The prediction has a mean pLDDT of 76. This is a predicted structure of a 381-nucleotide RNA (Bacterial RNase P class A) from an Anaerolineae bacterium. NCBI's taxonomy places the organism under Bacteria, Bacillati, Chloroflexota, Anaerolineae. Rfam family: Bacterial RNase P class A. The family's RNA type in Rfam is ribozyme. From the family's description: Ribonuclease P (RNase P) is a ubiquitous endoribonuclease, found in archaea, bacteria and eukarya as well as chloroplasts and mitochondria.

RNA sequence: CGAGUUCGCUGGGCGGCCGCACGUUGUGCGCAAGCAAAGCGUGAGGAAAGUCCGGACUCCCCAGGGCGCAGUGCUGGCUAACGGCCAGGCGGUGAAAGCCGACGGAAAGUGCAACAGAAAAUAAACCGCCGUGGCUUUGGCUGCGGUAAGGGUGAAAAGGUGCGGCAAGAGCGCACCGGCGGCGCAGUGAUGCGUUGGCCUGGUAAACCCCACUGGGAGCAAUGCCGAAAAGCGCGGUUGACGCGGCCCGCCGACGCGCAGGUAGGCAGCACGGAUCGCAAGAUCCGAAGGUGCGUGGCAACGCGCAUCGCAGAUAGAUGGUCGCCGCCGGGUGGAGUAAUUCACACGGUACAGAAUCCGGCUUAUAGGCGAGCUCGAACA
Numbered sequence: 001c002g003a004g005u006u007c008g009c010u011g012g013g014c015g016g017c018c019g020c021a022c023g024u025u026g027u028g029c030g031c032a033a034g035c036a037a038a039g040c041g042u043g044a045g046g047a048a049a050g051u052c053c054g055g056a057c058u059c060c061c062c063a064g065g066g067c068g069c070a071g072u073g074c075u076g077g078c079u080a081a082c083g084g085c086c087a088g089g090c091g092g093u094g095a096a097a098g099c100c101g102a103c104g105g106a107a108a109g110u111g112c113a114a115c116a117g118a119a120a121a122u123a124a125a126c127c128g129c130c131g132u133g134g135c136u137u138u139g140g141c142u143g144c145g146g147u148a149a150g151g152g153u154g155a156a157a158a159g160g161u162g163c164g165g166c167a168a169g170a171g172c173g174c175a176c177c178g179g180c181g182g183c184g185c186a187g188u189g190a191u192g193c194g195u196u197g198g199c200c201u202g203g204u205a206a207a208c209c210c211c212a213c214u215g216g217g218a219g220c221a222a223u224g225c226c227g228a229a230a231a232g233c234g235c236g237g238u239u240g241a242c243g244c245g246g247c248c249c250g251c252c253g254a255c256g257c258g259c260a261g262g263u264a265g266g267c268a269g270c271a272c273g274g275a276u277c278g279c280a281a282g283a284u285c286c287g288a289a290g291g292u293g294c295g296u297g298g299c300a301a302c303g304c305g306c307a308u309c310g311c312a313g314a315u316a317g318a319u320g321g322u323c324g325c326c327g328c329c330g331g332g333u334g335g336a337g338u339a340a341u342u343c344a345c346a347c348g349g350u351a352c353a354g355a356a357u358c359c360g361g362c363u364u365a366u367a368g369g370c371g372a373g374c375u376c377g378a379a380c381a
Stems, first nucleotide, its partner, number of pairs: 001377010012326007020043006027036003045352001049363002052361005057219004069215005074088005089103001090101004104210002109208002111204002126151002128147008159177006178200002180197007223268004232259005238254003242250002272287006290309008327350004332345005
């Protein structure tokens, strides 16, 4: 320098003009709720997204235990928790760095395997090979027995290769390799290494099942409080019709007062929280699986300690638009230079995306830029 790979970070800046939301201050208007303009302060993300997993929080349910159902599934650790993360093991893959893996159990039991094939699991025998008997036209045909090396079928065929052995063969014997079991050693463990026994046992558990662990349900449209208008109910030395209607009484309405329900709507939850003091403004203290910095333990995930910060809270949803300059990227034109390169100019591009109770993850989208580790190749020293 080129190719690759892993991890982390960033993802525009400044100014002018116009504009939005919330808080707060004083002012103006208003009986009040509040409204208006002004000043000041604050105002999206690394994913705010998908809503996939886990928790906080809220309501409902709940003696204890079991069954059932669902989820998870190599080992150890981390964590509030997780299906997440870290480290390690094993398997697959790559030349390597690295990447990928639902990666417990098939020797507890049950089941399943199309077609082909003799046979899909207590093995079996179509062709073949071997022994032996019969027939025969001497080409063969056939009975019985042995065999599983070779051929053939299949996704898969009862360990593999070789030597010996045998009538032919076969873990039948032996050597090496693979698997399984026993023993020893190392390791917390998954597992590895050594040794030993011919023990050789097919596949499938995202089939039932077995084993281990975890799990009550619903969700901020949770939940609590306030609560119009209209309709309803009650009361009334008020009032208008109707009942032959002047009074009582009845009945229907108006008006006034009250009531319940909880719709529209509002408040809290909820935008850090709590406690104490105070009439209030405010002050003090405490706490927070939160952010930042430093120290410290750990390979790491992460833990611990100290300091410090207060950090969007709208409700159909504010956080924007436009112009100029700069930055970054791209190709182009022109200049300088042997060249690498560099300067100038105009043009084009500058992503994905938008909080809605909060937090930890995962996944997906993303123009471009930066840093670090590692691997391979080439050249030079």